[in-house]
Molecule: transfer RNA
Organism: Candidatus Aenigmatarchaeota archaeon
RNA sequence: GGGCCAGUGGUCUAGCGGCUAUGACGCCGCCCUUACAAGGCGGAGAUUGGCAGUUCGAUUCUGCCCUGGCCCA
Numbered sequence: 001g002g003g004c005c006a007g008u009g010g011u012c013u014a015g016c017g018g019c020u021a022u023g024a025c026g027c028c029g030c031c032c033u034u035a036c037a038a039g040g041c042g043g044a045g046a047u048u049g050g051c052a053g054u055u056c057g058a059u060u061c062u063g064c065c066c067u068g069g070c071c072c073a
Base pairs, nucleotide, nucleotide: 001072002071003070004069005068006067007066010025011024012023018056027043028042029041030040031039049065050064051063052062053061
């Protein structure tokens, strides 16, 4: 230098172009317990990597860029 893949709450992750972005773990509050753990109920937490484009509508499609990984030279 060229090619391919990936980027979504703190972590991991789901999401045929269409309702308020899914779940688990973690965190906070309440219940339960003498207490802790487990369990039950509720809650907070996301610029869907960035900027443009296509579209009535983009996490999803396209282009460029950034970051990481793999391959070729």